About this RNA: Predicted 3D model of RNase P RNA and transfer RNA as a complex of 435 nucleotides. The coordinates come from a structure-prediction model, not an experiment, and the mean pLDDT is 77.
[in-house]
RNA sequence: UGAGUAAGCCGGAUGAACGCAGGCUGUGAGCGAAAGCUCUUGUCUGAGGAAAGUCCGGGCUCCAUAGGGCAGGAUGCCGGCUAACGGCCGGUGAGGGCGACCUUAAGGAUAGUGCCACAGAAAUAAACCGCCCGGGGCAAAGACUUGUCUUUGUUUCGGGUAAGGGUGCAACGGUGCGGUAAGAGCGCACCAGCGGCCGGGAGACCGGCCGGCUAGGUAAACCCCAUCCGGAGCAAAACCGUACAGAGGAGCUGGAAAGCGGCCCGCUUAGUUCCUCGCAGAGGUUGCUUGAGCCCAUUGGCAACAAUGUGGCCAGAUAGAUGUUCAUCUAAGACAGAACCCGGCUUACAGACUUGCUCGGCUU
RNA sequence: GCGGGUGUAGCUCAAUGGCAGAGCGUCGGCUUCCCAAGCCGGUCACGUGGGUUCGAUUCCCAUCACCCGCU
Numbered sequence: 001u002g003a004g005u006a007a008g009c010c011g012g013a014u015g016a017a018c019g020c021a022g023g024c025u026g027u028g029a030g031c032g033a034a035a036g037c038u039c040u041u042g043u044c045u046g047a048g049g050a051a052a053g054u055c056c057g058g059g060c061u062c063c064a065u066a067g068g069g070c071a072g073g074a075u076g077c078c079g080g081c082u083a084a085c086g087g088c089c090g091g092u093g094a095g096g097g098c099g100a101c102c103u104u105a106a107g108g109a110u111a112g113u114g115c116c117a118c119a120g121a122a123a124u125a126a127a128c129c130g131c132c133c134g135g136g137g138c139a140a141a142g143a144c145u146u147g148u149c150u151u152u153g154u155u156u157c158g159g160g161u162a163a164g165g166g167u168g169c170a171a172c173g174g175u176g177c178g179g180u181a182a183g184a185g186c187g188c189a190c191c192a193g194c195g196g197c198c199g200g201g202a203g204a205c206c207g208g209c210c211g212g213c214u215a216g217g218u219a220a221a222c223c224c225c226a227u228c229c230g231g232a233g234c235a236a237a238a239c240c241g242u243a244c245a246g247a248g249g250a251g252c253u254g255g256a257a258a259g260c261g262g263c264c265c266g267c268u269u270a271g272u273u274c275c276u277c278g279c280a281g282a283g284g285u286u287g288c289u290u291g292a293g294c295c296c297a298u299u300g301g302c303a304a305c306a307a308u309g310u311g312g313c314c315a316g317a318u319a320g321a322u323g324u325u326c327a328u329c330u331a332a333g334a335c336a337g338a339a340c341c342c343g344g345c346u347u348a349c350a351g352a353c354u355u356g357c358u359c360g361g362c363u364u
Numbered sequence: 365g366c367g368g369g370u371g372u373a374g375c376u377c378a379a380u381g382g383c384a385g386a387g388c389g390u391c392g393g394c395u396u397c398c399c400a401a402g403c404c405g406g407u408c409a410c411g412u413g414g415g416u417u418c419g420a421u422u423c424c425c426a427u428c429a430c431c432c433g434c435u
Stems, first nucleotide, its partner, number of pairs: 001360008010351001012329007020046005026041001028039004048335001052346002055344005060233004067265004072229005077091005092106001093104004107224002112222002114218003128165002130161015173191006192214001194211007237286004246277005257269003294311001296309005365434007374388004382418001390406005411427005
């Protein structure tokens, strides 16, 4: 200096003016018997890395303190982290890259079933061409004992073979040597796979030796195995208050109905219960933000993470608040805005910065 | 907030993992004096990006757009 790779961080700043939401039993004023309410003024705070998609997991609330079985769903190498996870970290195997490094839905095909189009003889099953052996027919040539034999070619029948050809994504291991009538793990060497033993490792797995030779692919096809999963959701749920009209149907006083959601069991409740339609009104309070939270430091751990200490409180609305203008910084210009909360994943994103590492080139 | 579904030609819909079709439309030709109808032929597509598989419209994942239900 060029190309690349991995990770982190920011995502307007400062000042002034005007405005919006919430807190401060703050200041002042008004109303009220009081609690308190309204206005004014002061002060503090006020969107994100994804607040998004709602794809997973959990907290919280109600229904049994959420129970058993079937069905259904999810996950799927090993170990760890975590409240939990389909997430994260570390490793193993496989694949890609010269490399830094990256990707990985990666259990079981020897439990069973299904499927494998076209092509091809044949797709789990074998013999079309070919090769070899034996018998028969025909033709030609040769031999002589003159109607027999031998050789060659061709055809047919029976048998062997799976080396070669051809088809295909895939053809009952691959390459080579030996062997054979021709062949074949038939034998041998190396390689792939399988099984056993030994050693290493916490494990996935790795290494070595021995054995017989061999087993198609597909489970993001059904399925099998292992593990996990009760349902609903803050419009949950609780309390205060306002208003109102009932009608039709189902079922039961004992094993029905409801809670209970796909089903069965089980549990609980009680004299009324449920379903459908209709009528009604006025809303308010709690839930609501102090939390598996955040900043910093130390310690343990390769890491994810955990423990300890210190610091401060960092939106909480209910028609829903973050805006506008000016000045300076070269210029302000991405994706986008909380609505019960949290951990992840995924997706969108102008621009700017930092660090580690790799492969080249040049110079010393 | 919770849940479900659909994207295939200009429009409406099909298609067991194995060459994407049909009807209407549109274009050209034939027929007619001209038009219509009719006949013949052509054109036009699997929302997007990955993966599994020999092979994907179909199976899986992500994403985009649209629709529906409950509260």